This is a predicted structure of a 347-nucleotide part of an RNA (small-subunit ribosomal RNA, central domain) from an uncultured prokaryote. Rfam family: Bacterial small subunit ribosomal RNA.
Context: one part of a larger RNA
RNA sequence: CUGGGCGUAAAGGGCGCGUAGGCGGCUUAUCCAGUCAGGCGUGAAAGCCCCGGGCUUAACCUGGGAAUUGCGUUUGAUACUGAUAGGCUAGAGUCCGGGAGAGGAUGGCGGAAUUCCCAGUGUAGAGGUGAAAUUCGUAGAUAUUGGGAAGAACACCAGUGGCGAAGGCGGCCAUCUGGACCGGUACUGACGCUGAGGCGCGAAAGCGUGGGGAGCAAACAGGAUUAGAUACCCUGGUAGUCCACGCCGUAAACGAUGUGUGCUAGCCGUUGGGGGUUAGGCCUUCAGUGGCGCAGCUAACGCACUAAGCACACCGCCUGGGGAGUACGGCCGCAAGGUUAAAACUC
Numbered sequence: 001c002u003g004g005g006c007g008u009a010a011a012g013g014g015c016g017c018g019u020a021g022g023c024g025g026c027u028u029a030u031c032c033a034g035u036c037a038g039g040c041g042u043g044a045a046a047g048c049c050c051c052g053g054g055c056u057u058a059a060c061c062u063g064g065g066a067a068u069u070g071c072g073u074u075u076g077a078u079a080c081u082g083a084u085a086g087g088c089u090a091g092a093g094u095c096c097g098g099g100a101g102a103g104g105a106u107g108g109c110g111g112a113a114u115u116c117c118c119a120g121u122g123u124a125g126a127g128g129u130g131a132a133a134u135u136c137g138u139a140g141a142u143a144u145u146g147g148g149a150a151g152a153a154c155a156c157c158a159g160u161g162g163c164g165a166a167g168g169c170g171g172c173c174a175u176c177u178g179g180a181c182c183g184g185u186a187c188u189g190a191c192g193c194u195g196a197g198g199c200g201c202g203a204a205a206g207c208g209u210g211g212g213g214a215g216c217a218a219a220c221a222g223g224a225u226u227a228g229a230u231a232c233c234c235u236g237g238u239a240g241u242c243c244a245c246g247c248c249g250u251a252a253a254c255g256a257u258g259u260g261u262g263c264u265a266g267c268c269g270u271u272g273g274g275g276g277u278u279a280g281g282c283c284u285u286c287a288g289u290g291g292c293g294c295a296g297c298u299a300a301c302g303c304a305c306u307a308a309g310c311a312c313a314c315c316g317c318c319u320g321g322g323g324a325g326u327a328c329g330g331c332c333g334c335a336a337g338g339u340u341a342a343a344a345c346u347c
Base pairs, nucleotide, nucleotide: 003319004318005317006316007301008300012315014201015200016199017198021194022193023192025088026087027086028085029084030083031082033081034080035077036076037075038074039073040072041071042070049065050064051063052062053061054060091191092188093187094186095184096183097182098181103177104176105175106174107173108172109171110154114150115149116148117147118146119145120144121143125136126135162169163168206247207246208245209244210243211242215241216240220236221235222234223233258314259313260312261311262310263309266292267291268290269289270288271287272286273285274284275283276282277281296303297302320347321346322345329340330339331338332337
């Protein structure tokens, strides 16, 4: 390279936007670049292959042919691809009317709980565990009542419910704002799909500067346990967890399943719309989200209109285990490190 693959065996990029590129709906005309057919020129000789000839044979030598799948040129064909011009509306988008939603950002507000502070009542314990102890408490704790402060998170509702490209999003209100869905079918007229590079977003932890700090809690200290106990349990407790701005760019970033389009039995739930109806509830349609299940697929497990089925387009990735997602180099980063990514050797 060809081939075969990527849910779980090696393999889908964490996710999106999009450049180049690749691919691309129906129809008319023209051209004939790709494509197809024929002719001509060229494609040195030797060699290979075929038919002969010469050395007693063979190797070897030699005559002729074929081949040289290519390139150039020319004549013709025009279905398909392409190019140019025109038309269309089923793809895509715009517009109008609706309803749904923890989608995002900012500001404000609320109650429960927790801890702390002040005051009252009250007295000897409280706390914690398997059992204890460290710890707190007669300088009045725990409990209980009233008042105050602070920070963080939002019980019930809550649902294989909803929204978002993914990460993710949950008290209430307001403002700003993105997307999707349904109905109408007025408009544009292929404007589309994918997407190497690139750009942006990206949980947690971590980093920088400045705030904040109730609870929780790496590290750390103590008490237990134990043969030991640098743990599991307990009492404390600092970074951190929170906010603003700036970095980091990773993950079992998972549906371990790339994106888009079309096609392929049904049944049962559920969310948001539309239509019909006999108004009980059924019937139907579109978009989502679940369970089961046929054909088919699969090594099996299982998947099965939300495909892992049948196909097409484009991208990413895999190619025995270890060495190793490491070394070196490059790029990025304040650092931690990330990314790209081998080989010797070995089985």